[in-house]
Context: one part of a larger RNA
Molecule: large-subunit ribosomal RNA, domain II
Organism: Candidatus Heimdallarchaeota archaeon
């Protein structure tokens, strides 16, 4: 993992509510007992103790109410009656000086059973780590006590003692002897470490191999016996060890501890269908409200849309009069400050600041002399919904309180974010289908079932259904082949790439470009300068000859020289030059294997403009069927009609069913073959049912009613098998 079996909202009490039934101003028994019965169950009968109801108000003393007086009016009957309903009036009581106010009043309850829910209990099931109690443990290990055992060999040579030398002595020196030491080296023994070797479902829940190291007469090692026990022991102290268990052992019990946390929670169909928000809370949770569902009730209006009228508003925008911020110019300037001139010192003058006037330029969420769109309220009209019962009210049952996305629109914070916090609408959540290559929320579109057709978004060269469609342009970059959107799907800035366009200039009296020739003289203009000759610099920039040629635009020289240019002619022979706006394209342009049109590929099958045709969804249409709701008809079944505006659906609420086991009643089948089992046929929307054949060999159904340890794919579910 698979298969089989097991596996989770139960029971009792009590309260609330709904349904059904009995009795009804009453209803009902409890404990217990009796009869029936072999016993038990069941049935029937006693047993009013007690309970609920029948009157309330008041703290209490205490006092104590409409079986209807008026009006409206639903269903219904009918043309004004009207159960129920509503509004008044009236009454009881409490309070109060009163006015007024609170609670109550025109008779419905109660018992039983059943459905739903609350509460108390383990309370749908499994799951802690823990806490407390009592026992059991020191055969492991820690420390200690008692009693035993073990430590090859070698080295060193303390004290003491002896002999000798010296010395007055104290003492000292030498030689021996001696055998001390948490002494030295090193086996057994004990303990580490490296190979991060072997092994790593092992020989082994720590072992094996090889190497190497430490201790080895001691605070040494070790056998046996004994002591210390769980908030306790023991500890040369690591929270180490206390039987493979230790930051508080193990076992049993309290115990089904508790778990606002995780996981799981078993058949079918039908109707409706959410919330991730507000408030307060120690905020993974619950409570109240909001939003959903069911039932009852009421009885006529309701409303998300559109128009008109009236009223309200201070946003977008705009503006700078006021308050605030802010640019420049200019006029004035009593006083005050800085700088300068001036004076012996002042006076005085200039200038800047400051203040103020005028003009000018600008800004604002917390500015406004203005001011939309738009929104709201009320009235009215249209539209839609509503007596086939809306809007509302009451009761009962929930779930929800982690939301998300968006280039729809409006904001705040942030450099920004698939960011954070909001408003308003949409969608996902809980929505399938078609498109977008794939892709919760983007586009189309809301799926009862089946068949046929038509379209939407998006597409029509092939993958791939449909145009290699028609007309006119552009692009040469494979730009592109992207509806938009995720800004490298690319910016500022550039382009004598190319197309269109605006306004000019020149041009057969020859333009533009090119080639050839000229490009001079006064003069080296004057000044300056060592020099200054067109060309360091300053001033001036005239005249002549001319087709034309600057008092010189660039290079060059120390200064000249030299080379070009402007300008002119000839040759040539048709357009040339400048400018405005726009389209497509190019550069700008870098990321790690070669690859980001979905691919092939495409020069259109790209881009822009215009047009027709076709393809393409569960959308729309047609036909048939089912369900749901409502109306009418009906003897039970049921039938007919209406529904463009009913039938997607998670949490959840509600309704109706299927199957299993057992009991009661009724009624059937079976050795001429029951249950079970294997394969197949048929029926039902489905849970399921039924039939046939084989196997099997003795029991098994159907209908009505009742009762449940009643339905499995999940829970790292439990047990077994594979």
């Nucleotide at each position: 993992g698979c298969c089989a079996g097991g596996g989770a909202g139960u029971u009792u009490a009590u309260c609330c509510u709904c349904g059904u039934g009995g009795c009804g101003a009453g209803c009902u028994u409890a404990a217990g007992g009796g009869u029936u019965u072999c016993c038990a169950a069941g049935a029937c009968c006693c047993g009013a103790a007690g309970g609920c109801g029948g009157a309330g108000c008041g703290a209490a003393a205490g006092c104590a109410a409409c079986a209807a007086g008026u009006c409206c009016g639903c269903a219904g009957c009918u043309u004004g009656c009207a159960a129920g309903g509503g509004a008044c009036g009236c009454c009881g009581u409490c309070u109060g000086a009163a006015a007024g106010g609170g609670c109550g009043g025109g008779a419905a309850g109660u018992c039983a059973c059943g459905g739903g829910g609350g509460u108390a209990a383990g309370a749908c099931c499994c799951g802690a780590a823990a806490c407390c109690g009592g026992a059991c443990g020191a055969u492991c290990u820690a420390u200690c006590c008692g009693u035993g055992a073990g430590c090859a060999g070698g080295c060193u040579g303390a004290a003491g003692c002896c002999c000798g030398g010296g010395g007055a002595a104290a003492c000292u020196c030498g030689g021996g002897u001696g055998g001390a030491g948490g002494g030295c080296c090193g086996a057994a023994c004990a303990a580490g470490u490296g190979u991060u070797g072997a092994c790593g479902u092992g020989c082994a829940a720590u072992u094996c191999a090889c190497g190497u190291u430490u201790g080895u007469u001691g605070a040494c090692u070790u056998g046996c016996g004994g002591a210390u026990a769980g908030g306790g022991g023991c500890a040369a102290a690591a929270g180490a060890c206390u039987a493979a268990u230790c930051g508080a052992g193990u076992c049993c019990g309290g115990u089904g501890a508790u778990a606002g946390c995780u996981g799981g929670u078993u058949c079918c169909c039908a109707a409706c269908g959410a919330a991730g928000u507000g408030g307060a809370c120690a905020u993974a949770g619950g409570c109240c409200a909001g939003c959903c569902u069911g039932a009852u009730u009421u009885g006529a209006g309701g409303u998300c849309g559109c128009g008109c009228a009236u009223u309200c508003g201070g946003u977008a925008g705009a503006g700078c009069a006021a308050g605030g911020a802010u640019u420049g110019a200019u006029g004035g300037u009593a006083a005050c400050g800085g700088g300068g001139a001036g004076u012996a010192a002042a006076a005085u003058c200039c200038u800047c600041g400051c203040c103020u006037g005028u003009c000018u330029g600008u800004c604002a969420a917390a500015c406004u002399a203005c001011g939309a769109a738009c929104g709201a309220a009320u009235g009215u009209g249209c539209a839609c919904c509503g007596u086939a019962g809306a809007c509302g009210a009451u009761c009962a049952g929930a779930g929800u309180c982690g939301g998300g996305c968006g280039u729809g629109c409006g904001u705040g914070c942030g450099u920004a974010a698939g960011g954070c916090a909001c408003g308003u609408g949409g969608c996902c959540g809980a929505a399938a289908g078609g498109g977008g290559a794939a892709u919760a929320a983007c586009c189309c579109a809301g799926a009862c079932u089946a068949a046929g057709g038509u379209u939407a978004a998006g597409g029509a060269c092939c993958c791939c259904a449909a145009g290699u469609c028609u007309c006119g342009a552009u692009u040469a970059a494979a730009u592109g082949u992207u509806a938009a959107a995720a800004u490298c799907g690319g910016a500022a800035a550039g382009g004598c790439g190319u197309c269109c366009u605006u306004g000019g200039a020149c041009u057969a009296a020859g333009a533009c470009a090119g080639u050839u020739a000229g490009g001079c003289g006064g003069u080296a203009g004057g000044c300056u300068u060592a020099g200054a000759a067109a060309c360091a610099g300053c001033c001036a920039c005239c005249c002549g000859c001319u087709a034309a040629g600057a008092a010189a635009a660039a290079c060059g020289u120390a200064a000249c020289a030299g080379u070009u240019u402007a300008c002119u002619a000839a040759c040539c022979g048709a357009g040339u030059c400048c400018u405005u706006g726009g389209g497509c394209c190019c550069u700008g342009a870098g990321a790690a294997u070669g690859g980001a049109c979905g691919g092939g590929g495409c020069u259109a099958a790209a881009u822009c403009g215009a047009g027709c045709u076709c393809c393409g969804a569960u959308a729309c249409c047609u036909u048939a069927g089912g369900g749901c709701g409502c109306a009418c008809u009906u003897u039970a079944g049921a039938g007919u009609g209406c529904g463009a505006u009913c039938c997607g659906g998670u949490a959840g609420u509600u309704g109706g069913g299927c199957g299993a086991u057992c009991g009661g009643g009724u009624u059937g089948g079976g050795c001429g073959g029951a249950a079970g089992u294997a394969g197949g046929g048929c029926u039902g929307u489905g849970a399921a049912g039924u039939c046939c054949u084989g196997u099997g060999g003795a029991c098994c159904g159907a209908c009505c009613c009742g009762a449940u340890u009643u339905g499995c794919a999940g829970a790292u579910c439990c047990u077994g098998g594979c």